The RNA shown here (transfer RNA) has 73 nucleotides and comes from Betaproteobacteria bacterium SG8_41. The sequence was found in a public genome assembly. The coordinates come from a structure-prediction model, not an experiment, and the mean pLDDT is 81.
RNA sequence: GGGCGGUUAGCUCAGUUGGUAGAGCAGCGGACUUUUAAUCCGUUGGUCCGGGGUUCGAGUCCCCGACCGCCUA
Numbered sequence: 001g002g003g004c005g006g007u008u009a010g011c012u013c014a015g016u017u018g019g020u021a022g023a024g025c026a027g028c029g030g031a032c033u034u035u036u037a038a039u040c041c042g043u044u045g046g047u048c049c050g051g052g053g054u055u056c057g058a059g060u061c062c063c064c065g066a067c068c069g070c071c072u073a
Stems, first nucleotide, its partner, number of pairs: 001072007010025004019056001027043005049065005
């Protein structure tokens, strides 16, 4: 240089044929316990990497860019 994959909550990751974003862990509150831990219940947290386009509507489709990984030369 060429090709492919990835970027979504603090972390690890889902997200169907485009229809208005979730789980686990962590955090916070509570129950239980002599206390801690564990367990159980509830709950907070997101302009979905950046910009533009298509569309009534974009995490999802298209274009440009950034970063990470792999393959190849």
The source organism's lineage runs through Bacteria, Pseudomonadati, Pseudomonadota and Betaproteobacteria. Rfam family: tRNA. From the family's description: Transfer RNA (tRNA) molecules are approximately 80 nucleotides in length. By type it is a transfer RNA. Its family is annotated with triplet codon-amino acid adaptor activity in the Gene Ontology.